[in-house]
Context: one part of a larger RNA
RNA sequence: GGACGAACGCUGGCGGCGUGCGUAAUACAUGCAAGUCGAGCGGACCUUCGGGUCAGCGGCGGACGGGUGAGGAACACGUGAGUGAUCGGGCUGUGAGUGGGGGAUAUCGGGCCGAAAGGCGCGGCAAUCCCGCAUACGUUCGGGGAACCGGAAGAAAGCUUGGCAACAGGCGCUCACAGGGGAGCUCGCGGCCCAUUAGCUAGUUGGGGGGUAAUGGCCUCCCAAGGCGACGAUGGGUAGCCGGCCUGAGAGGGUGAACGGCCACACUGGGACUGAGACACGGCCCAGACUCCUACGGGAGGCAGCAGUAGGGAAUCUUCCACAAUGGGCGCAAGCCUGAUGGAGCAACGCCGCGUGAGUGAAGACGGCCUUCGGGUUGUAAAGCUCUGUCUGUCGGGACGAAGACCGGCCCGGAAGGGCCGGGGAGCCGGUACCGACGGAGGAAGCCCCUGCAAACUACGUGCCAGCAGCCGCGGUAAGACGUAGGGGGCAAGCGUUGUCC
Numbered sequence: 001g002g003a004c005g006a007a008c009g010c011u012g013g014c015g016g017c018g019u020g021c022g023u024a025a026u027a028c029a030u031g032c033a034a035g036u037c038g039a040g041c042g043g044a045c046c047u048u049c050g051g052g053u054c055a056g057c058g059g060c061g062g063a064c065g066g067g068u069g070a071g072g073a074a075c076a077c078g079u080g081a082g083u084g085a086u087c088g089g090g091c092u093g094u095g096a097g098u099g100g101g102g103g104a105u106a107u108c109g110g111g112c113c114g115a116a117a118g119g120c121g122c123g124g125c126a127a128u129c130c131c132g133c134a135u136a137c138g139u140u141c142g143g144g145g146a147a148c149c150g151g152a153a154g155a156a157a158g159c160u161u162g163g164c165a166a167c168a169g170g171c172g173c174u175c176a177c178a179g180g181g182g183a184g185c186u187c188g189c190g191g192c193c194c195a196u197u198a199g200c201u202a203g204u205u206g207g208g209g210g211g212u213a214a215u216g217g218c219c220u221c222c223c224a225a226g227g228c229g230a231c232g233a234u235g236g237g238u239a240g241c242c243g244g245c246c247u248g249a250g251a252g253g254g255u256g257a258a259c260g261g262c263c264a265c266a267c268u269g270g271g272a273c274u275g276a277g278a279c280a281c282g283g284c285c286c287a288g289a290c291u292c293c294u295a296c297g298g299g300a301g302g303c304a305g306c307a308g309u310a311g312g313g314a315a316u317c318u319u320c321c322a323c324a325a326u327g328g329g330c331g332c333a334a335g336c337c338u339g340a341u342g343g344a345g346c347a348a349c350g351c352c353g354c355g356u357g358a359g360u361g362a363a364g365a366c367g368g369c370c371u372u373c374g375g376g377u378u379g380u381a382a383a384g385c386u387c388u389g390u391c392u393g394u395c396g397g398g399a400c401g402a403a404g405a406c407c408g409g410c411c412c413g414g415a416a417g418g419g420c421c422g423g424g425g426a427g428c429c430g431g432u433a434c435c436g437a438c439g440g441a442g443g444a445a446g447c448c449c450c451u452g453c454a455a456a457c458u459a460c461g462u463g464c465c466a467g468c469a470g471c472c473g474c475g476g477u478a479a480g481a482c483g484u485a486g487g488g489g490g491c492a493a494g495c496g497u498u499g500u501c502c
Stems, first nucleotide, its partner, number of pairs: 001502004006498005013354006019347002021312001026310003030307003035060003040057002043054004067265003077190007086183002091179008099133001101131003108123002111120003139153003142149002158171005192237003199228003204225004208220003240262004244255004267288005290301004318344001320343003326340001327338004357387004367378004391443001393438005401429001406423007446491005452471002457486005467474002
């Protein structure tokens, strides 16, 4: 000198864009943050008879999105490879199919237990719920050296629109192959400190077997006795990693807030269930600590989601608005949900921009300060005169962001999907931005410094006192270094100080 998620002191007009618990991964009142589908199913209630509401069964989603950095020195991350050792919901393409039977049960009715949370018998019913049977292009297993053979095994679910129907269409369902993103696993290389840590290891090293989607001590003494280390094993300390960010001419050093990728975690520890995917933040079970309810028998809870509270701290915000846009879940759709997101609020926390007026004005006014008493300086500064109208104030107008979805018609494409015309409706921000009018210099400047480094000097007070100080050092009676005043220098809605890094 630069930088900062900063804090502190003094001061503070406006706007745009960003940023805002770095400490206690401390404890949490309250509200909201994940639902949706009646075009899968039966029922209850309401009904204008069109339909609507509700719990339940069933499906998809709750593994995304959002938070945090505790742990972890590890294939966790980065980078480059491998997977002939693998999985794969929804989406896309291709091929084949969707036949025929049976069963259970919630809601419900009725009985009972309980303060509640909730639970137990009995009866009966449905499905895209569950189970046999049939079928099998391709699939798996088996046979075969191979082309191949045909021995064995394995599927499915319906709903809806138009139509009187036949039938046609839409959404589904099953099997297989492929694509595309996604995931698991393996390996080479790379990035912290301590040797005042030198030896470490028994599931340890290898084999057989089991298990998994899959390789593997992942598991299992059944067998063998190996494996690692000065190229730093083992142990201890510290730490999320990276793209990046700061600094620097670079090499390098420091760092990992915000934004993006990956990882890990979700009161603490452990466990599995469901599922394409979890060992699952707002799911389940067990144990523990803590808090709450209780009729004392027993129950309920988990903000490191958004706000907010207490606490800790030098220190970090609103219990706001909207789903209008973007995106996500569900749904044929209308639509519903969305503290993701879009916005607004608070904070000079940062960067950037603007303003606090412009021109003229010498009797160089008054006042202040200094003075050698002549004067000098503040100083064109003020007043006065002539203007301007940014911002602020009042009034008026007033957006872009909106394209759609949907309906009708047409076109392109193999499909997903896309396009054109007409109708149609829709804005949180916000009566905001912006534009215009009115008014009048009116409402808007401080902070630090002035011995040297280092731009800027005098007077008075004080008298090694009170005090200053980054370093050298100032102060003991004329202090340019303390305090005040005048003057000056620097920066400016900021200026200084402290802390940290280069």